This is a predicted structure of a 92-nucleotide RNA (TPP riboswitch aptamer (THI element)) from Leuconostoc litchii.

[in-house]
Formats: sequence, structure tokens, C1' cells
RNA sequence: UAGUUGCACUAGAGGCGUCAGAAAAUGACUGAGAAGAACUCUUUGAACCUGAUCUGGGUUAUACCAGCGUAGGAAAGUGUCUACUAAAUUAU
Repeated sequence: UAGUUGCACUAGAGGCGUCAGAAAAUGACUGAGAAGAACUCUUUGAACCUGAUCUGGGUUAUACCAGCGUAGGAAAGUGUCUACUAAAUUAU
């Protein structure tokens, strides 16, 4: 000096299901998160959407798990030597 990464600030993107209950409140299941100024993600993008009233397995039930998925889409800037890598220069 350059790249990646961590952190911070600002801005933006996204999901919120299943079962019980007459319904609501509430409770249970999975998960980072099931309406919280919380959680996650922001192009090196599986956060999230389409495919999907999909396929196989499992469950009280549900993307609950796996496939689909090297598929098609999907929202950015700045700062800081936090760490790593590479190159150049100087000194020993």
C1' cells in the first nucleotide's frame, strides 16, 4: 500500500409458523428471531422470496429434518491497524 475479516455509526432488506383453547388472554414445539425499536441479513449476498397445495423421513402438528440449491430473484456506505495474507521500502 492492497485484499479479506472483526467492531462501530448511519441507511436499508426480511420473516413472524404449528398445536391446545369456542374465541381471546395464555400455554406447549422448533429456532438467532414466531410483533420485538428485538433478531437476522446487506452483493465473497441460504437473511428472505419463487419453485411449493413439491419429494422423502419424522411429529400432536408445523420447511420439524433432509432434498430441491453449482436453480431463478433479493437490500450499502463510511470509519477504525481487531486479526490474517501478499507486495514494496527502510533499518539491523
NCBI's taxonomy places the organism under Bacteria, Bacillati, Bacillota, Bacilli, Leuconostoc.